The part of an RNA shown here (large-subunit ribosomal RNA, domain IV) has 335 nucleotides and comes from a marine eukaryotic metagenome. Its mean pLDDT, the model's own confidence on a scale to 100, is 88. RNAcentral holds the full RNA, with entries from MGnify.
Context: one part of a larger RNA
This record gives sequence, C1' cells and structure tokens, in this order.
RNA sequence: CUCUCGCAAAGGAACUCGGCCAAUUAGCCCCGUAACUUCGGGAGAAGGGGUGCUCCGAGCGAUCGGAGUUGCAAUAAAUAGGCCCAAGCGACUGUUUAGCAAAAACACAGGUGUCUGCUAACUGGCAACAGGAUGUAUAGACACUGACGCCUGCCCGGUGCCGGAAGGUUAACAGGAGGGGUUAUGCCGAUUCGUCGGCAGAAGCUCUGAAUCGAAGCCCCGGUAAACGGCGGCCGUAACUAUAACGGUCCUAAGGUAGCGAAAUUCCUUGUCGGGUAAGUUCCGACCUGCACGAAUGGCGUAACGACUUGGGCGCUGUCUCUGCGAGAGGCUCG
Repeated sequence: CUCUCGCAAAGGAACUCGGCCAAUUAGCCCCGUAACUUCGGGAGAAGGGGUGCUCCGAGCGAUCGGAGUUGCAAUAAAUAGGCCCAAGCGACUGUUUAGCAAAAACACAGGUGUCUGCUAACUGGCAACAGGAUGUAUAGACACUGACGCCUGCCCGGUGCCGGAAGGUUAACAGGAGGGGUUAUGCCGAUUCGUCGGCAGAAGCUCUGAAUCGAAGCCCCGGUAAACGGCGGCCGUAACUAUAACGGUCCUAAGGUAGCGAAAUUCCUUGUCGGGUAAGUUCCGACCUGCACGAAUGGCGUAACGACUUGGGCGCUGUCUCUGCGAGAGGCUCG
C1' cells in the first nucleotide's frame, strides 16, 4: 500500500449526478393508530410501554398480581422491518434482453371490432394428412385496447375493407373479313429452240390477322373510423385601456368536442405567479401564449401494489469536514 472487517471526539449529507455505500430500525406481548378507500384495505401505519432472575400469593394450566435484586444495558449473544409526505408511470400477482438494461417495456383479467355454420375460419404441408377439436358462435381465429370509475366528439374526400351491378374498360378461348409467301397454269418479251426474264395466278400448304364474343378486376354507385388516417387561415368589432361573446371573408371531407395542459409532450424557457429553502435550471400548486395534448396508436381520474422514476422531511451514520487507531489475510526479505 491492497483486500475483508471493528471502533471513533465535535458536527451530521456540509459528500455526491444521486445518501451510492454504510449506519439506524429489528423478535415477542400490550396500548395506540391519520388522510384516503374499490369498505377488503391503508396498517406492523405513525407513535408509545414492556421483556432477566429470586421470593410470596391466585389459578388445573397458559398466565396474572405483589415484593425484591445484578448490570450501562435483560429479545443483554446470535438472529432480526428504518419511517413519513408529495408527484409521475404502469391497475394489480406475474414475464423479459442466459453473459452491461427488470423497466414506464411484455403479459394480464376486462373492453371493442372483423372473420368462422363445421369437411368451419385460420395454421403447417407439394400432397395425403394433421392441428383447430374428440371443440360447435356463452365456440374458435385474428387485430387493437388494457383492472375499476366517468367517458370516448366531428370527418367516408384519399387509402383499405364490405356490398352493388346498369353502363365504360378488359385476358385467354372462340371467330375469321382481309393481307403476305410458295406455284400447277396462262400471257408478254427474248431465244443458239435447249430454254431464259417479266407479269398475272387456282387448289393445297404456310405466315399473319380486323370486326364480333368474352369473367373477375378497375372505372363507377353506396356503406364503413374501438379500419389506415385527418380534425384551418385572414380581417374587423364593446362608453379608459385591454380583450372579443359578435360580424365579414377565403379554403376544407371535416375544421379538435369533453377532459387535460411549460406535461415522460413547451422550442423560445430557469415562461409568469404562488409554495417549500438563507439561497431551488429540479419539485409541488396554478395560469394558458398547446413551437408540436386530446379521446380504445384511447382521454381524464383512481384505493391497493412497485428491488420502477422525481422532489421533500424525520431518524441515522466515517458519504463528508478530516482523518486516526485496531484485527485478520496479502504485498516485501530469506529458505
């Protein structure tokens, strides 16, 4: 010096991003126990008293009453909750990144929508077949939301989904008008009479091919937002000023309702006011100017719960002022 422990004057979080760490508390019995609440809880709330041993008395006994006694201390050791206030998030018990994350993430009962009539929908498989299910719509699948309470507004123009089938468009198939190639043959020209060149051209073969017919889909018509999603701008106006219940105008499918709001969301921003502190970029309560909350990508509350996050207080301490001493094990030397 390092590791693991023990003790500490005075102070007591001044340490630090942060009480991280350590310390406090602690068992059992008795008294006592607030807000709030879903009446279960909160609650071991908080807070306070007792606790050994001896003798006497009561009692079947557990135990109770009285007297006494040692010590600093009697659950004397070991073992063995620190507590409270306020806020955020998630209702809760659970689950998770085996090996840096345990959470506000996942799940969850509950809610809603869509699909599915059974050889079900859906899933695996090329198929047979299997799961679904030896189930049958109070069932099963998928998606979103996430206890509970109060609620869940407007928009169907776009995208998706569902329904519709009059019209438009539309594939293969069917259809075959017409066109091209080939040439038996005919005609014209030339001819050394063997043929050669040109033109026309039936049938067959072959290449191509218009009209016409033609489903779903798309266009089209309607529905649907707890489907994907969206939910305005400018100007003026009241007898102080300010503000604007009111009016005008432009645009839109419709212009954000309730509730909440500097918020896990607020840039400006340490917004402003109030509270707490001697002093508070955090915190709590308000305001509303919401850069850029908002209603099952749920909104706002909420008792209980949480190794969760934030702020405050009491207690307690070597976290610190500021270090010291001690114990054990290493480190160092020799073998």